Predicted 3D model of a 328-nucleotide part of an RNA (large-subunit ribosomal RNA, domain IV) from a Holosporales bacterium. The coordinates come from a structure-prediction model, not an experiment, and the mean pLDDT is 88. The RNAcentral record of the full RNA draws on ENA. Its Rfam family is "Bacterial large subunit ribosomal RNA".

Context: one part of a larger RNA
RNA sequence: UGGUGUUGAAGGAACUCGGCAAUUUGCCCUUGUAACUUCGGAAGAAAAGGGACCCAUUAUUGGGCAACCAGUGAUGGGUGGCACAGAAUCGGGGGUAGCGACUGUUUACCAAAAACACAGGACUAUGCAAAAUCGAGAGAUGAAGUAUAUGGUCUGACGCCUGCCCGGUGCCGGAAGGUUAACAGGAGGUGUGAAAGCACUGAAUCGAAGCCCCGGUAAACGGCGGCCGUAACUAUAACGGUCCUAAGGUAGCGAAAUUCCUUGUCAGGUAAGUUCUGACCCGCACGAAUGGCGUAACGACUUCCCCGCUGUCUCCAACACCAACUCA
Numbered sequence: 001u002g003g004u005g006u007u008g009a010a011g012g013a014a015c016u017c018g019g020c021a022a023u024u025u026g027c028c029c030u031u032g033u034a035a036c037u038u039c040g041g042a043a044g045a046a047a048a049g050g051g052a053c054c055c056a057u058u059a060u061u062g063g064g065c066a067a068c069c070a071g072u073g074a075u076g077g078g079u080g081g082c083a084c085a086g087a088a089u090c091g092g093g094g095g096u097a098g099c100g101a102c103u104g105u106u107u108a109c110c111a112a113a114a115a116c117a118c119a120g121g122a123c124u125a126u127g128c129a130a131a132a133u134c135g136a137g138a139g140a141u142g143a144a145g146u147a148u149a150u151g152g153u154c155u156g157a158c159g160c161c162u163g164c165c166c167g168g169u170g171c172c173g174g175a176a177g178g179u180u181a182a183c184a185g186g187a188g189g190u191g192u193g194a195a196a197g198c199a200c201u202g203a204a205u206c207g208a209a210g211c212c213c214c215g216g217u218a219a220a221c222g223g224c225g226g227c228c229g230u231a232a233c234u235a236u237a238a239c240g241g242u243c244c245u246a247a248g249g250u251a252g253c254g255a256a257a258u259u260c261c262u263u264g265u266c267a268g269g270u271a272a273g274u275u276c277u278g279a280c281c282c283g284c285a286c287g288a289a290u291g292g293c294g295u296a297a298c299g300a301c302u303u304c305c306c307c308g309c310u311g312u313c314u315c316c317a318a319c320a321c322c323a324a325c326u327c328a
Stems, first nucleotide, its partner, number of pairs: 001323008010314002014312001019309001027051005036041001038157001052079012080084001092307004097302002099299002104116002120155007132141003158294004163224003168221002170217005177212003184205001188201005225243005252286001253283001264280005
């Protein structure tokens, strides 16, 4: 000097990105226990008190014929210690907000989470020799199942809901017309030949799916405007005009895990708050199963605050052991 422990005056988070780490708490009994809530919970909420041993009185349980043996409680009195759950084992607590409903799963060896899964919801395919998948094939899985089944995709408990757009892309349906391959067809033409012929070339016409076309479909991929004016202070614009679009963002939420400007503005909390909470709405660039907004319970998740507690700190010190170091 380092490591692992023990202890610490006064203060008590002033430390720090952050109470990281270490304290505190801890067991049993009694009392008592809020908001909220899906009425189950929250809850061991919180908070408060007691606990050893001896004696007396009293109630009572089990066994026994009984004498008696083994216990459990209540009341009163007393004894000892610094300390009575005397060691060990062994929850700190509360409030607010975000995300995810939950228990689960995951980057074996830097990430455990808000990621994945999930029950529930929806769309879609499939009538059985099913669709789908594996295999060159036989064949197999699906399934010794049969639409309350099986496959695919999205969402993700529950509550209230899920608006408008089918112009583009996709999918489904339609088949009148257009386009269109090989095939069919063969007008006409070329070479050669005396000719018959042989060889080649070849216009109309015919001709499937697809595409064009006509409809449907958004819990399919996706999308959801601009400018100008206007009210008897000012400001603002319920209102009007105009351009464009397939349609111009509804409900709800909103400086948000989304807000650049931004430490927006106001309020709360602090003596002082770029974080936090509640509002406002000017949403650079929220928004409805790429789900929207809430939500009790839950979380080694994230954020802020409070109580308790402490060597985290003011500010370090001492001790024990193990190393380092010196000597041998």